[in-house]
RNA sequence: GCGCCUGUAGCUCAGUGGAUUAGAGCACUAGCCUACGAAGCUAGGGGUCGCAGGUUCGAAUCCUGCCAGGCGCA
Numbered sequence: 001g002c003g004c005c006u007g008u009a010g011c012u013c014a015g016u017g018g019a020u021u022a023g024a025g026c027a028c029u030a031g032c033c034u035a036c037g038a039a040g041c042u043a044g045g046g047g048u049c050g051c052a053g054g055u056u057c058g059a060a061u062c063c064u065g066c067c068a069g070g071c072g073c074a
Stems, first nucleotide, its partner, number of pairs: 001073007010026004028044005050066005
């Protein structure tokens, strides 16, 4: 330099046939429970879906460029 893959909550990931209000588990906060904690139960907070453009009535999802990481080739 070229090709492919990945980037979504603090962490690990799902969703990629364009339209339901962006989700799950763990973690975190509060409450219940307990002598206190852990475990368990209930509720809650937390995201401009890597960045910038484009297409579209509508984009996490399609297209382009860039950035970061990984793999391969040279």

Notes: Transfer RNA from a Deltaproteobacteria bacterium, 74 nucleotides, folded computationally. NCBI's taxonomy places the organism under Bacteria, Pseudomonadati, Myxococcota, Myxococcia. Rfam family: tRNA. Rfam's curators write: Transfer RNA (tRNA) molecules are approximately 80 nucleotides in length. By type it is a transfer RNA. The coordinates come from a structure-prediction model, not an experiment, and the mean pLDDT is 82.